[in-house]
Context: one part of a larger RNA
RNA sequence: CGUAGCAAACUUGAGAGGAGUCUUCCCUAGUACGAGAGGAUUAGGAAGGACGUACCCCUGGUGCGCCAGUUGGACCGCUAGGUCCACACGCUGGGUAGCUAAGUACGGCAGGGAUAAACGCUGAAAGCAUAUAAGCGUGAAGCCCCCCUCAAGAUCAGGUUUGCAUGCGUCGCAAGACGUGAGAGACCCCCGGUAGACCACCGGGUUGAUAGGCGGGAGGUGUAAGGGCAGAAAUGCCUUCAGCUGACCCGUACUAACGGUCGAUUG
Numbered sequence: 001c002g003u004a005g006c007a008a009a010c011u012u013g014a015g016a017g018g019a020g021u022c023u024u025c026c027c028u029a030g031u032a033c034g035a036g037a038g039g040a041u042u043a044g045g046a047a048g049g050a051c052g053u054a055c056c057c058c059u060g061g062u063g064c065g066c067c068a069g070u071u072g073g074a075c076c077g078c079u080a081g082g083u084c085c086a087c088a089c090g091c092u093g094g095g096u097a098g099c100u101a102a103g104u105a106c107g108g109c110a111g112g113g114a115u116a117a118a119c120g121c122u123g124a125a126a127g128c129a130u131a132u133a134a135g136c137g138u139g140a141a142g143c144c145c146c147c148c149u150c151a152a153g154a155u156c157a158g159g160u161u162u163g164c165a166u167g168c169g170u171c172g173c174a175a176g177a178c179g180u181g182a183g184a185g186a187c188c189c190c191c192g193g194u195a196g197a198c199c200a201c202c203g204g205g206u207u208g209a210u211a212g213g214c215g216g217g218a219g220g221u222g223u224a225a226g227g228g229c230a231g232a233a234a235u236g237c238c239u240u241c242a243g244c245u246g247a248c249c250c251g252u253a254c255u256a257a258c259g260g261u262c263g264a265u266u267g
Base pairs, nucleotide, nucleotide: 001153005164006163007162008161009160010159011158015150016149017148018147021049022048023047024046025045026044033038051107052106053105054104055103059101060100061099062098066094067093068092069091070090071086072085073084074083075082076081111145112144113143118138119137120136121135166181167180168179169178170177171176185262186261187260188259189205190204191203192202193201210256211255212254213252214251215250216249217248219245220244221243226239227238228237229236230235
């Protein structure tokens, strides 16, 4: 921009893509078959491999702005307590959210249609025979459906529902023209993230919990500092399951969401 008013939401599915897998065991059955050795077709059941999709409750990994320990040095005058450097965390022990696999869940099934090779029914030409000439069947991991995803720019541009599509003034005989207000909805802008390279998408914008802050909680770390007591001291104990704490949960307008524009029947 188009899709013959303008929007919002929900859809149909032309078409396209994906998936389609393999193995072992039990049983049928030591049966059929076979002199024996051996050893099924088939039907049913179970487990698993690889692959795929989703997810983070569990098991773990990571988690460089969380917590703690610790060596050397510098600095805060010193002690104590700290900060910084020592790699692109100094090193070490843990670790929330998120991300994630080695973790968890699920998938391939079944079914229908038309067929291939193949096997048939009826059946003439050709009194027979013949699956074929007319006609009718059975029959594959393959084909088309069925399953999953995208999908109306599918220009043959689909469908449904709902909302809005109106007033006033001036001019005009009228059709209409001009001006102005209203107007579903949308966009810019702003606060953000279940989204993300940008854009898009999603949530929110004071009639507000969208983000930050703050309060409480969870989770993490593992018992802070200061003080007291014991000890010659190192250190230990008590105060203290303390203190601190990123992303998680709930709450709370304290801070920031200010301010604008477009917008529908003469193309």